Small-subunit ribosomal RNA, 3' major domain from a metagenome, 478 nucleotides, folded computationally. The RNAcentral record of the full RNA draws on SILVA. Its Rfam family is "Bacterial small subunit ribosomal RNA". Rfam links the family to the GO terms structural constituent of ribosome and ribosome.
Context: one part of a larger RNA
RNA sequence: UGACGGGGGCCCGCACAAGCGGUGGAGCAUGUGGUUUAAUUCGACGAUCCGCGCAGAAACUUACCAGCUUUUGACAUCGGGAUUUCGGGACAGAGAGAUUUGUCCUUUCAGUUCGGCUGGAUCCCAGACAGGUGUUGCAUGGCUGUCGUCAGCUCGUGUCGUGAGAUGUUGGGUUAAGUCCCGCAACGAGCGCAACCCUUGCCUCUUAUUGCCAGCAUUUAGUUGGGUACUUUAGAGGGACUGCCGGUGAUAAGCCGGAGGAAGGUGGGGAUGACGUCAAGUCCUCAUGGCCCUUAUGGGCUGGGCUACACAUGUGCUACAAUGGUGACCACAAUGGGCUGCAAAGGGGCGACCCUGAGCGAAUCCUAAAAGGUCAUCUCAGUUCGGAUUGUUCUCUGCAACUCGAGAGCAUGAAGUCGGAAUCGCUAGUAAUCGUGGAUAAGUACGCCACGGUGAAUACGUUCACGGGCCUUGUACA
Numbered sequence: 001u002g003a004c005g006g007g008g009g010c011c012c013g014c015a016c017a018a019g020c021g022g023u024g025g026a027g028c029a030u031g032u033g034g035u036u037u038a039a040u041u042c043g044a045c046g047a048u049c050c051g052c053g054c055a056g057a058a059a060c061u062u063a064c065c066a067g068c069u070u071u072u073g074a075c076a077u078c079g080g081g082a083u084u085u086c087g088g089g090a091c092a093g094a095g096a097g098a099u100u101u102g103u104c105c106u107u108u109c110a111g112u113u114c115g116g117c118u119g120g121a122u123c124c125c126a127g128a129c130a131g132g133u134g135u136u137g138c139a140u141g142g143c144u145g146u147c148g149u150c151a152g153c154u155c156g157u158g159u160c161g162u163g164a165g166a167u168g169u170u171g172g173g174u175u176a177a178g179u180c181c182c183g184c185a186a187c188g189a190g191c192g193c194a195a196c197c198c199u200u201g202c203c204u205c206u207u208a209u210u211g212c213c214a215g216c217a218u219u220u221a222g223u224u225g226g227g228u229a230c231u232u233u234a235g236a237g238g239g240a241c242u243g244c245c246g247g248u249g250a251u252a253a254g255c256c257g258g259a260g261g262a263a264g265g266u267g268g269g270g271a272u273g274a275c276g277u278c279a280a281g282u283c284c285u286c287a288u289g290g291c292c293c294u295u296a297u298g299g300g301c302u303g304g305g306c307u308a309c310a311c312a313u314g315u316g317c318u319a320c321a322a323u324g325g326u327g328a329c330c331a332c333a334a335u336g337g338g339c340u341g342c343a344a345a346g347g348g349g350c351g352a353c354c355c356u357g358a359g360c361g362a363a364u365c366c367u368a369a370a371a372g373g374u375c376a377u378c379u380c381a382g383u384u385c386g387g388a389u390u391g392u393u394c395u396c397u398g399c400a401a402c403u404c405g406a407g408a409g410c411a412u413g414a415a416g417u418c419g420g421a422a423u424c425g426c427u428a429g430u431a432a433u434c435g436u437g438g439a440u441a442a443g444u445a446c447g448c449c450a451c452g453g454u455g456a457a458u459a460c461g462u463u464c465a466c467g468g469g470c471c472u473u474g475u476a477c478a
Base pairs, nucleotide, nucleotide: 001478002477003475004474005473007472008471009470010469011468012467013466015462016461019426020425021424022423023422026318027317028316029315030314031313032312033311034309035308042053043052064304065303066302067301068300069299070298073129077128078127079125080124081123082122083121084120087106088105089104090103091102092101093100094099109119110118111117131293132292134291135290136289140287141286142282143281144280145278147276152191153190154189155188156187157186158167159166160165171182172181173180197270198269199268200267202238203237204236205235206234208232211228212227213226216225217224241264244258245257246256247255248254320419324378325377326376327375328374329373330372336367337366338365341360342359346355347354348353385416390411391410392409393408394407395406396405432454433453434452435451436450437449438448
């Protein structure tokens, strides 16, 4: 100087407390461990692994296994030789296919000194080389997690100390903040904080179609004329600064209350992550040193596997019901997406869906709510709760749903009556609850990322448990 202390002081955080809803019990989905397996590819493991890499394993993906097959190679550059195109299509044969044998048709590269001469392309030969999701994340770059959006981490000069170092950065107040003020052997500065950026909330101006409709006509309908007020669109501005008033404070910084205001003391949310820590993670994104393989640890293909299943566990979904289930009728969003597409209206089917197909490359057309409301019924039961499982008949995608997809109808109707010890999230348009959209190049979402609808309770307080910051103290630790 640090680190540590079941030392002290001060302070903060959904850290506790106060509340609300969960997890832990059940079924299922999904990840992991274990076991099994020819293979169940690999990585990730306290917090900081476990719906993680994977924004989507039937083939492909795919790295794994079995078998078949190939060796200058699927891909790049160079040398020599041959051909003049390459390519596309059809037919026949062998094969699981990769691959391979043959016939036919089509198109016959560009320039040209008309010479395969130049360029290009294809094939053959030889090797230099290619190739490797092989190894080392403890050789690395890059990227990322975490402490932590915590308020810290440092430097120049000066001063003090033999020196390591100290000072500044400590102290008194204050703040979300090393934020600001005052003091001080310090005076300044940098990276962080804040602000600048995006979004949302109010207003003004401009804009006015595909949006909107107050007044005037018109219509089933903003449908049409018309208008651009209003809503909205999308550009530019304004607006909030403790600016004003009172109190308090040290006459400071600030704090408390008030006015005005759409908004008040960082208005809400996001992006933004200092010096560093964990030899943290990643050589399976990419890049890359060393090492290793080179008729194989490279390449191609068919099939299988990654989907196994005595079990254990993480994360979710659905429930156990009456604040509910079922049936009928009636409403109200936002973000988005759409030509290999979104698909209205019409018709068929109990339904998944099918037929046909207007319109729309979209403020124009299409895709669209549920919880909610009204009425009826069920009356506390393993039930008109719950929907697993199984049988069967179908639908859709796709070359192909056996291993191994999703969905529909009928039948079946399991566990489950609110969950032990323990444990998680959340402070406001939040939790809870309800649906909607999108990405993932067929299909596959209870996951992920967004969107809106309805919309709470509680916070006395900081004694205690956890994490962190500052000062101080002890130390046989570095």